Predicted 3D model of a 74-nucleotide RNA (transfer RNA) from a Candidatus Aenigmatarchaeota archaeon.
RNA sequence: GGGGCGGUAGCUCAGUCCGGGAGAGCAAUCGGCUGAAGACCGAUGUGUCGGGGGUUCAAAUCCCUCUCGCCCCA
Numbered sequence: 001g002g003g004g005c006g007g008u009a010g011c012u013c014a015g016u017c018c019g020g021g022a023g024a025g026c027a028a029u030c031g032g033c034u035g036a037a038g039a040c041c042g043a044u045g046u047g048u049c050g051g052g053g054g055u056u057c058a059a060a061u062c063c064c065u066c067u068c069g070c071c072c073c074a
Base pairs, nucleotide, nucleotide: 001073002072003071004070005069006068007067010026011025012024013023020057028044029043030042031041032040050066051065052064053063054062
C1' cells in the first nucleotide's frame, strides 16, 4: 500500500441481510425477605449505536469519508 471482519448500556453481545419500537444476559442501585449477609422475589436504562457528511417522510441499518482494533496479502 491492497483486501476482509469488527466498534451498540459499566461488561459480553444481538439487532444490519429486508430502513420505521434501541434491546438481551450479567453487573450496579433501590425495595422485599433475613438477627445480618448470600441466594431468591420485585422495580429501575437521559446509550453522541466510533466521528463527520449524504440519501430518505424516516438511518444502528443504505452511500461516501475519517478514525481505532484484529486478520490476510504485498

The coordinates come from a structure-prediction model, not an experiment, and the mean pLDDT is 82. Rfam family: tRNA. By type it is a transfer RNA. The sequence was found in a public genome assembly.